[in-house]
RNA sequence: UCAGAAAAAAGCAAAACCGGGGGAACCCGGUGACGCAAAGCCACGGAUCCAUCCAUUGGAUAGCCGGGUUGCCGAAG
Numbered sequence: 001u002c003a004g005a006a007a008a009a010a011g012c013a014a015a016a017c018c019g020g021g022g023g024a025a026c027c028c029g030g031u032g033a034c035g036c037a038a039a040g041c042c043a044c045g046g047a048u049c050c051a052u053c054c055a056u057u058g059g060a061u062a063g064c065c066g067g068g069u070u071g072c073c074g075a076a077g
Base pairs, nucleotide, nucleotide: 002077011036012035016031017030018029019028020027021026034063040069041068042067044066045065046064047061048060049059050058051057
């Protein structure tokens, strides 16, 4: 340096409920803890969802999959 078992430390936080924002998908804060080694970040491709204006358009989801990018611990070998 490669590799990545177990444990520990630290972290995130589904549903639901409460408060707020948005036309909606959904988002933010609190409670909560189903899960997560990228459940950190990026809508680039696909997918799904929403749409007052109507639209080969605009938006939402990174906890749907792929991709990009940064990244914790570290046994045997």
Molecule: c-di-GMP-I-UAU riboswitch aptamer
Organism: Desulfuromonadales bacterium